[in-house]
Context: one part of a larger RNA
């Protein structure tokens, strides 16, 4: 893991609510008793409870058969539509009781004519272990020092070797104290190193081990604060501790066993058959509160009542100060003009006093740029009321009462608007949608992007999106662009600033048969080497000026060059040639910018007047969408005395938490009716029926019990809980 069996909302009391039943201004018995062999059942038992009156702490006092509106129903009129009257229940007005009180104000509670009581069952609450399983802990009473810690008593054991303390003896020296020297001696928490003890490093082996701490090598210690045997003492908030919160029997920041005990757990896991109807919330307020709970809102069942309701659209009348815009106020802001200037800073003149100029500052004015906490303005839009229209509604709306919840961790995206942040699949808000709780088709894959809201079966038509092959449908048509495999990606998941004599389209302005542009060829002169500067400065270091003549044209010179000249070249003019050329701005596609770790991603193959991009156009494919046919269920209406049934209407039938309704099956009990040795239950295989839980039949096996129906009772349904027990 699998199989079988077990396995979780049950019980009692009280409160509350609904349904059903009995009696009803009443209703019910409790303990107990009688009957009986004993029960069951039946008969007693009225003590007491609840209700019929409230208000008040109490003393005490003590309540409308009023009026109006009006649904259903009923009556009348009417052919009908409809109208009139009455009007249970319902609504309102006025009134009343009592407490407070000076009050006949006010205010609180209550009354206005009846509905209760008991029982059973279902839902909920509360108290109890309270759906099941699960702590870490706390307390009590006991058991432990065979492990280990400390201490006490009696014992055991420590190869061999080395160093050589004190003391003693001999010799020498000295006045002495004492010193030197040779032996002897054998001290030591001394040294090396077996046994014993330890456990340093290899972070070796092993790591479902030989082993819940071992194995190998290496290492520490080995006459001592050493090792060790047996016996004894110390016990759980206690011991013992050369101190690590170490150790106290593989357990220690408080042992183990049993008990309190089903401790408690706002946490985690699990929670068992079917179908039908509706269907959420993750928000607001509070909370020692943010993993919980309470109240409101949101869901659901039932009831009352009786005619409006308002999610759309339009119009009218209002409300608003956002987006944008603006600078009229407030605040900020760049440049200039004018005016002022006591005090501040600086320049100049002056011996000083002082004078004058500039800046700063103030006022004003012109132009300039801005603002969530600015506004002379000001949308879209939102919203209030009214009306119309649409939609819903007497097959019962809005409203009100009441039973039961769940939920109070949300998420994403677009569209969007904001606050924080460099940013985020980031954090915090707001409006809407979607996912959550939503399947199907498309987007390669893909909760929330696009299409579209799935009762069942079938046939067709379309949506989004596609139509070369994988793969259903066009290698469709017409016109452009792209040469980069750019691209073949709606978005999510898009590569920027800045560049491009790539190419296409286009704007504006020029030149051009009186010959443009490009190319080749010729000329490119003189005054003059302009003046200044300079060693020099002659077109060409630098400064100033930039004229005149000849000419087809030629700058007081565009670049190279020289020390300075020279020289080359350009502008400019001409010849040859013969048709477009140049500049500028804008747009489309494309290129560069462009770097990541195995080789590699348009879904892939592959694709180039396309199977890429842009524009237009005609087909086709394509979903649970839409249409049609048949069927089921639900809600409501009508017919029928009821049920069943039939007919009709529906723009009903996705669904988590959850509410409600109806069923299937298991065990047992009572009533009624059956089956069985001519073969019961169970088991195995198969057929049929039912939307389903399931039911039934046949065959085989099996060998003695078992079923239907109705009412009742429950230890009543398993795939899960690292579930329990057994098997495998």
């Nucleotide at each position: 893991g699998c199989c079988a069996g077990g396995g979780a909302g049950a019980u009692u009391a009280c409160c509350u609510u609904a349904a059903u039943g009995g009696c009803a201004a009443g209703u019910c018995u409790a303990a107990g008793g009688g009957u009986u062999a004993a029960a069951a059942g039946c008969c007693c038992g009225u003590a007491g409870g609840c209700g019929a009156a409230g208000g008040g702490a109490a003393a005490c006092c003590g309540a409308u058969a009023u009026u109006u509106c009006g649904c259903a129903g009923c009556u009348c009129c009417g052919c009908a539509a409809g109208g009139a009257g009455u009007g249970a229940g319902g609504a309102a007005a006025a009134g009343g009781g009592u407490g407070u009180c000076a009050a006949u104000a006010g205010c609180g509670c209550c009354c206005u004519u009846u509905a209760g009581c008991c029982a059973u069952u279902g839902g909920g609450g509360c108290a109890a272990g309270a759906c099941u399983a699960g702590a870490a802990a706390c307390c009590g009473a006991g058991u432990g020092a065979u492990c280990u810690u400390g201490c006490c008593c009696a014992g055991g054991a420590c190869a061999g070797g080395g160093c050589g303390a004190a003391g003693c003896c001999g010799g020498g020296g000295g006045a002495a104290a004492c010193c030197c020297u040779g032996g002897u001696g054998g001290a030591g928490g001394c040294c090396c190193g077996c046994a014993a003890g330890g456990g340093u490093c290899c972070u070796g082996a092993c790591g479902u081990g030989c082993a819940a701490u071992u194995c190998g090598g290496u290492c520490c210690c080995c006459u001592g604060a050493a090792c060790u045997u047996g016996g004894g003492c110390a016990a759980g908030g206690g011991g013992c501790c050369a101190a690590a919160a170490a150790c106290c029997u593989a357990u220690c920041u408080a042992a183990c066993u049993c008990g309190g005990u089903g401790a408690u757990a706002g946490c985690u896991a699990g929670u068992u058959c079917c179908c039908g109807c509706c269907g959420a919330a993750g928000c607001u307020g509070g909370u020692c509160c943010u993993a919980g709970c309470c109240a409101g809102g949101c869901c659901u069942g039932g009831g009352c009542a009786g005619a409006u309701g308002u999610u759309g659209u339009u119009a009218g009348c209002g409300u608003g100060g956002u987006a944008g815009a603006g600078c009229a106020c407030c605040g900020a802001u760049a440049g200039g003009g004018a005016g002022g200037c006591a005090a501040g800073g600086g320049g100049c003149c002056g011996a000083a006093a002082g004078g004058u100029c500039c800046c700063a500052c103030c006022u004003u004015u012109c132009u300039u740029u801005c603002g969530a906490a600015c506004u002379c303005c000001g949308a879209a839009c939102a919203u209030g009321c009214u009306a119309a229209u649409g939609c819903a509604a007497u097959a019962g709306a809005a409203g009100c009462c009441u039973g039961g919840a769940g939920a109070c961790g949300g998420g994403u995206u677009u569209a969007u608007g904001g606050g924080g942040g460099u940013a985020a699949g980031c954090c915090c808000c707001a409006u809407a949608a979607c996912c959550a709780a939503g399947a199907g088709g498309g987007g390669u894959u893909u909760a929330a992007c696009c299409c579209a809201g799935a009762c069942c079966a079938g046939u067709g038509u379309u949506u989004a999106g596609g139509u070369c092959c994988c793969a259903a449908a066009g290698u469709g048509c017409a016109g452009g662009c792209u040469a980069a495999g750019u691209g073949u990606c709606a978005a999510g998941c898009c590569g920027a600033a800045g560049g491009g004599c790539g190419u296409c389209u286009u704007u504006u302005c020029g030149c051009g048969a009186a010959g443009a542009c490009a190319g080749c060829a010729g000329g490119a002169g003189g005054g003059u080497a302009g003046g200044c500067u300079c060693a020099g400065a002659a077109g060409c270091a630098g400064c100033c000026a930039c004229c005149c003549c000849c000419c087809a044209a030629g700058g007081a010179g565009u670049g190279c060059g020289u020390a300075a000249c020279a020289g080359c070249u350009c502008a400019c003019c001409u010849g040859c040639c013969g048709a477009g050329c140049g500049a500028u701005g804008a747009g489309g596609c494309c290129c560069c910018g462009a770097a990541a770790a195995u080789g590699g991603a348009c879904g892939g193959g592959g694709c180039u007047c396309a199977a890429g991009c842009c524009u237009g156009u005609c087909g086709c494919c394509g979903a649970u969408a839409c249409a049609c046919u048949g069927g089921g269920u639900c809600a409501c209406g009508c017919a029928c005395a009821a049920a069943a049934u039939g007919c009709g209407u529906g723009g009903a039938c996705g669904g988590u938490a959850g509410g409600c309704g109806g069923g299937c099956g298991u065990a047992g009990a009572g009533g009624c009716c059956g089956c069985g040795u001519a073969g019961a239950a169970g088991c195995a295989g198969g057929g049929u029926c039912g939307u389903g839980a399931g039911a039934u039949c046949c065959u085989g096996u099996g060998g003695a019990g078992u079923g239907g129906u109705u009412u009742c009772u429950a230890g009543u349904g398993c795939a899960g809980a690292u579930c329990c027990u057994g098997g495998u």